[in-house]
Molecule: transfer RNA
Organism: Candidatus Uhrbacteria bacterium RIFCSPLOWO2_02_FULL_49_11
């Protein structure tokens, strides 16, 4: 330099083009407990960026950026 894959809560993952973007673990608060742990309840938290297509985009297209891989 060329090609392929990939980017969603703190982490690991879901989400036919149409739901209030959801789950687990983790975080916070409360209950329980002599205390801690466990358990129960509640709660905060995310679509890499900019355009395009569409009535509607996390999803499709383009470019850029980040990550991984292959060839040279």
């Nucleotide at each position: 330099g060329c090609c392929c894959c990939u980017g969603u809560a703190g982490u690991u993952c879901a989400a036919c083009g149409g739901a209030u973007a959801g789950a687990a673990c983790g975080g916070a608060a409360g209950c329980c407990u002599u205390c801690u742990a466990a358990g129960c309840u509640u709660u905060a938290a995310a679509u890499c960026a900019a355009g395009g297509u569409u009535c509607g985009a996390u999803u499709c297209c383009u470019u850029g950026c980040g990550g991984g891989g292959g060839c040279a």